[in-house]
RNA sequence: UCGGCAAUUCGCCUUGUCGCUCUUCUGCAAAUUACAUUUUGCAUGAGGGAGGAAAGUCCGAACACCGCAGUGCGCCAUAGUGGUUAAUAGCCACCGAUCGUAAGAUUAGGAAAAGUGCAACAGAAAGAAUGUACAGAUCAUGCUGUAGUGAAAUCAGGUAAACUCUAUGGGGUGCAAUGCCAUGUAUACCAACGCUAAAGAGUUGCACGCUCGAUGUUGGAGGGUAGGCAGCUAAAGUGUAUUGGUAACACUACACUCAGAUAAAUGACAAGGACCUCUUUGAGGUACAGAAUUCGGCUUACAGAUUUGCCUGUUAA
Numbered sequence: 001u002c003g004g005c006a007a008u009u010c011g012c013c014u015u016g017u018c019g020c021u022c023u024u025c026u027g028c029a030a031a032u033u034a035c036a037u038u039u040u041g042c043a044u045g046a047g048g049g050a051g052g053a054a055a056g057u058c059c060g061a062a063c064a065c066c067g068c069a070g071u072g073c074g075c076c077a078u079a080g081u082g083g084u085u086a087a088u089a090g091c092c093a094c095c096g097a098u099c100g101u102a103a104g105a106u107u108a109g110g111a112a113a114a115g116u117g118c119a120a121c122a123g124a125a126a127g128a129a130u131g132u133a134c135a136g137a138u139c140a141u142g143c144u145g146u147a148g149u150g151a152a153a154u155c156a157g158g159u160a161a162a163c164u165c166u167a168u169g170g171g172g173u174g175c176a177a178u179g180c181c182a183u184g185u186a187u188a189c190c191a192a193c194g195c196u197a198a199a200g201a202g203u204u205g206c207a208c209g210c211u212c213g214a215u216g217u218u219g220g221a222g223g224g225u226a227g228g229c230a231g232c233u234a235a236a237g238u239g240u241a242u243u244g245g246u247a248a249c250a251c252u253a254c255a256c257u258c259a260g261a262u263a264a265a266u267g268a269c270a271a272g273g274a275c276c277u278c279u280u281u282g283a284g285g286u287a288c289a290g291a292a293u294u295c296g297g298c299u300u301a302c303a304g305a306u307u308u309g310c311c312u313g314u315u316a317a
Stems, first nucleotide, its partner, number of pairs: 001313001003311005009305002012273007020049005026043006051288001055299002058297005063174004070208004075170005080094005095109001096107004110165002115163002117159002132147005178230004189220005200212004237256005243250002274286005
């Protein structure tokens, strides 16, 4: 220095004017009240406001509910060894296999004598199958060997991200979960079953079991409602440092608080600047893309810029 491998950071910036939304201090007004309680509205001030993937809805969980979620079967998931984590099919390390000159990358990595299946073409024949050509042996015979075809040719081997077997594990549904308040209607009509405890319902699927069901249960037809509040953001949270550990990560200490909208806010305009490209005194462009219960991962998309380490080649000293 060209190329490559692995990881990291940013992904437009600044100022001004106007606008949207949330939290909070103060003040004013109204309602309410236990007479300094609570709620609503207005005004000034202060502070915050879309990501590394918010995407996909693939995996795991937190949380909520299900009449106590039991046994067996089914079904589903995982698959070298160990560690880490709330947990995982994640991550880290080691071993194996494959690829690469290498740095490195990928890995659904148990079992083929428990069984079933699959392998085009070529070849005589692809498995209780088969005998083409030549040679040897023999009374004779694929009895033995070589050649040829093929990825694979003599009770063969390969393949399980084929079915399967083995080992281990697994309640279900999901914030449109769920809880509270208000409003309003039809405590009415028809049918079946049933009332010694049943009919029926629940328990992912089936069976058993268990529970509810004390005057009902299921189905049909019909009527009302679709409003408001909570859940809703202090979190297994973020950053830095010591220590332990090869590492992932863990303990401890200090500091910080970074959206909570509800048909959906997080913006518009102006000026200047930065970077990139080209047909260069000008023109154009600035990626992928936007929260909706939250978090840990995986996968996919991404113009351009930045930093560090390592590998091969070349050159110079």